Model confidence (mean pLDDT): 75 of 100. NiCo (Nickel/Cobalt) riboswitch aptamer from a Spirochaetales bacterium, 78 nucleotides, folded computationally.
């Protein structure tokens, strides 16, 4: 110099990895369950030693409030 490993950063990034909305089956009007990738959505940032916090995002809505959640990994290009 080049390759390769690692690691960090960035990307109006990617995606049937996991999970979570969705939607089909089943069940059913007590309970609010069960299963199936179907490939429609989303797949996830900061602070902190450490609890826990904040940005967001969905909803309610008289509101400056209020409830819910605030989340592993991966591959790719630089």
């Nucleotide at each position: 110099a080049a390759a390769u490993c690692a690691a960090u950063a960035a990307u109006c990034g990617g995606a049937u990895c996991a999970g979570g909305c969705g939607g089909u089956c089943u069940a059913a009007u007590a309970a609010a369950a069960g299963a199936c990738g179907c490939a429609g959505c989303c797949g996830g940032g900061c602070a902190u030693a450490g609890a826990u916090g904040c940005a967001g995002c969905a909803g309610g809505a008289a509101a400056u409030c209020c409830u819910g959640u605030g989340g592993g990994a991966c591959c790719a290009u630089u």
The organism belongs to Spirochaetales, within Bacteria. It matches the Rfam family "NiCo (Nickel/Cobalt) riboswitch aptamer". Gene Ontology terms of the family: metal ion homeostasis and cobalt ion binding. Its Rfam clan is "NiCo_riboswitches". A reference for the family is Furukawa et al. (2015), "Bacterial riboswitches cooperatively bind Ni(2+) or Co(2+) ions and control expression of heavy metal transporters", Mol Cell.